[in-house]
Context: one part of a larger RNA
RNA sequence: UGACGGGGACCCGCACAAGCGGUGGAGCAUGUGGUUUAAUUCGAAGCAACGCGAAGAACCUUACCUGGCCUUGACAUCCCGAUGACCGUCCAGUAACGUGGACCUCCCUUCGGGGCAUCGGAGACAGGUGGUGCAUGGUUGUCGUCAGCUCGUGUCGUGAGAUGUCGGCUUAAGUGCCAUAACGAGCGCAACCCCCAUCGACAGUUGCUAACAGGUUAGGCUGAGGACUCUGUCGAGACUGCCGGCGCAAGCUGCGAGGAAGGCGGGGAUGACGUCAAAUCAGCACGGCCCUUACGUCCGGGGCGACACACGUGUUACAAUGGCAGGUACAGCGGGAAGCCACCUGGCGACAGGGAGCGGAACCCGAAAGCCUGGCUCAGUUCGGAUUGGAGUCUGCAACCCGACUCCAUGAAGCUGGAUUCGCUAGUAAUCGCGCAUCAGCCACGGCGCGGUGAAUACGUUCCCGGGCCUUGUACA
Numbered sequence: 001u002g003a004c005g006g007g008g009a010c011c012c013g014c015a016c017a018a019g020c021g022g023u024g025g026a027g028c029a030u031g032u033g034g035u036u037u038a039a040u041u042c043g044a045a046g047c048a049a050c051g052c053g054a055a056g057a058a059c060c061u062u063a064c065c066u067g068g069c070c071u072u073g074a075c076a077u078c079c080c081g082a083u084g085a086c087c088g089u090c091c092a093g094u095a096a097c098g099u100g101g102a103c104c105u106c107c108c109u110u111c112g113g114g115g116c117a118u119c120g121g122a123g124a125c126a127g128g129u130g131g132u133g134c135a136u137g138g139u140u141g142u143c144g145u146c147a148g149c150u151c152g153u154g155u156c157g158u159g160a161g162a163u164g165u166c167g168g169c170u171u172a173a174g175u176g177c178c179a180u181a182a183c184g185a186g187c188g189c190a191a192c193c194c195c196c197a198u199c200g201a202c203a204g205u206u207g208c209u210a211a212c213a214g215g216u217u218a219g220g221c222u223g224a225g226g227a228c229u230c231u232g233u234c235g236a237g238a239c240u241g242c243c244g245g246c247g248c249a250a251g252c253u254g255c256g257a258g259g260a261a262g263g264c265g266g267g268g269a270u271g272a273c274g275u276c277a278a279a280u281c282a283g284c285a286c287g288g289c290c291c292u293u294a295c296g297u298c299c300g301g302g303g304c305g306a307c308a309c310a311c312g313u314g315u316u317a318c319a320a321u322g323g324c325a326g327g328u329a330c331a332g333c334g335g336g337a338a339g340c341c342a343c344c345u346g347g348c349g350a351c352a353g354g355g356a357g358c359g360g361a362a363c364c365c366g367a368a369a370g371c372c373u374g375g376c377u378c379a380g381u382u383c384g385g386a387u388u389g390g391a392g393u394c395u396g397c398a399a400c401c402c403g404a405c406u407c408c409a410u411g412a413a414g415c416u417g418g419a420u421u422c423g424c425u426a427g428u429a430a431u432c433g434c435g436c437a438u439c440a441g442c443c444a445c446g447g448c449g450c451g452g453u454g455a456a457u458a459c460g461u462u463c464c465c466g467g468g469c470c471u472u473g474u475a476c477a
Stems, first nucleotide, its partner, number of pairs: 001477002003474003007471002010468004015461002019424004026316008034307002042053002064302005070296001073125001077124002079121006088103005106115003127291002130289001132287001136285002138280003141276001143274001148187006154163003167178003193268004198236007208225002212223003239262001242256001243254004305443001318417001322376001324374005334365003339358002343354004383414001388409007430453007
């Protein structure tokens, strides 16, 4: 100087407390450990691994296993030779790839050749998801959006170093004010950027419809209009600016004014010096090491989906603030051509057959909770839906291992969950549905977004956890 203390002082954070909903019990989904296996590929490991890499494992993916091929190779550059192709189609053969055969078949030219492609050959080399994240780059997590981390000059100290950065007040903030052997400065904070909330200007089509006119069973449907909504660009607006109180000031405070918004208006992006030899050699790159008829490459099949168990994360429930049936209303973000699919027909249905529009403010995908009516009456039930049997639909070369969905039947556990533990302070929690990426399909109950309905509570900082600052002690560096 740091670090640490079951030392002290001060301060903060859904840290506790006050509340609301969960976890831990059940079924299922998913990840992991373990075990098993020919293989169950690999990585991730307290917080910060475990719905994580994986925003899509039937083949492919795929790195694993088994079996069958290849050896200048699946891929790149160079050399020599041959061919005129390659591709494609067909045949034979194979489990498949490889293999054999038939057909078809280039360009330029000064006719020397050249280009291009394929095949054959020789080696230089290719190739490796082989090892090392404790050799690395890059990227990322975490402390933590915490308020800190430093420098120049000066001063103090033999020196390590200190001062500044301490103290008082204040702030979300090393934010500012005052004080001051310090005076300044940098990286952080804040602001500048984006979205949302109000208004204005400009612009009106595919959007809108107040006035005028036409028209309809109805409807911006038509003429028309730019008022309104909306869409989109540019501006305005909030600064403790004004008033009262407190204060030297910074600032604090007021159910004060005005205002759509008030004291950081809400959200996002943005992550200082560093810490954890944190994570990643399997995204990629890269040093040295290792393999080279295999640790490379291709193919068929299997596995990654196993199952006595254990844990994490979710989901569905245990019901009446509910489930069921009928009727009826209102979104936003987005997506759409090998697509979204109105509408019609068939089917109980998944869906199928027709078929219009739309590369989309024009067409299509489109709510649920809610509201109204009816019956259910506390029951393992009209709760709950696992499991299983049967019959189907669709995608795809192919659903046995191992897909989703539909219909009929079956109806398991479960009556609110021990110790414990998690999230959340407002349009939040809770609850309800919708969209998207990946994607042929999908094991999505995941992830990322979107809107609808919409709470309770915070006395307070003694205690638990984490953090900041000052100070004190020293088994530690």